[in-house]
Source information:
SAM riboswitch aptamer (S box leader) from a Bacteroidota bacterium, 121 nucleotides, folded computationally. Taxonomically the source falls in Bacteroidota (Bacteria, Pseudomonadati). It was read from a public genome assembly, where an Rfam model found it. The prediction has a mean pLDDT of 82.
RNA sequence: UACUUAUCCAGAAAGGUGGAGGGACUGACCCUUUGAAACCUUGACAACCUGACUCAUUUGCGAAAGCGAGGGAGAAAAGGUGCCAAUUCCUGUCCCGUUGCAAAACGGGAGUAGAUAAGUC
Numbered sequence: 001u002a003c004u005u006a007u008c009c010a011g012a013a014a015g016g017u018g019g020a021g022g023g024a025c026u027g028a029c030c031c032u033u034u035g036a037a038a039c040c041u042u043g044a045c046a047a048c049c050u051g052a053c054u055c056a057u058u059u060g061c062g063a064a065a066g067c068g069a070g071g072g073a074g075a076a077a078a079g080g081u082g083c084c085a086a087u088u089c090c091u092g093u094c095c096c097g098u099u100g101c102a103a104a105a106c107g108g109g110a111g112u113a114g115a116u117a118a119g120u121c
Base pairs, nucleotide, nucleotide: 002120003119004118005117006116007115008114013042014041015040016039017038021031022030023029025092027090043084045082047081048080049079053074054073055072057070058069059068060067061066088113093110094109095108096107097106098105099104
């Protein structure tokens, strides 16, 4: 990079360097010299992983108390990534409904694309 699965309407700061961009892309609309991106320091948030331990269950040994093993559920501290404007800010393709002569608008849904995590090659 590719593939698979899951989640994405919640949540979360301050300082320093920096000096014009940023919100992935399209269209629109926002943020930004009252300081963008990026980098550094400290701090928070909590999606996944990890996790002492707890619970019930299956099973081996045992007279029993217990000891061991397997998978399951929950899960502290610390940690690995991540993340700290706006629903992934909205939107794009299709389906359904309402309004409308129509174009289209509004609402709902499924997807595409994207982001993050774990795993596989």